[in-house]
The RNA shown here (SAM riboswitch aptamer (S box leader)) has 110 nucleotides and comes from an uncultured Chlorobiaceae bacterium. Rfam family: SAM riboswitch aptamer (S box leader). Rfam's curators write: The SAM riboswitch is found upstream of a number of genes which code for proteins involved in methionine or cysteine biosynthesis in Gram-positive bacteria.

RNA sequence: CUAUCAUCCAGAAAGGCGGAGGGACUGGCCCUUAGAUGCCUUGGCAACCGUCAUUGCCACAAUGAACGGUGCCAAUUCCAUCCCGGUAUAGUGAUCGGGAAAGAUGAUGG
Repeated sequence: CUAUCAUCCAGAAAGGCGGAGGGACUGGCCCUUAGAUGCCUUGGCAACCGUCAUUGCCACAAUGAACGGUGCCAAUUCCAUCCCGGUAUAGUGAUCGGGAAAGAUGAUGG
């Protein structure tokens, strides 16, 4: 970088450095000199994989622990774009539901 599968409306911040943009892209809407984004330290959340424990229908599964590997700690992936359907309308717009695409994270493979 890429393929497949799973998940994405829950949850979780303090300090230091630093000094201007940041929230992937486009539009919107937000965050930000009352110091953002980022980096470091500490802390925390969660439970994808490993590990351990218990139970069972024992090559497996469920539940739990949180020791190891990741991940995460503004806003639902912040919202929307494309398709289908519902409500409503003279129509557009609006609104609700489902799906797709894109993206993120993990596991496995190339």

Overview
The coordinates come from a structure-prediction model, not an experiment, and the mean pLDDT is 82.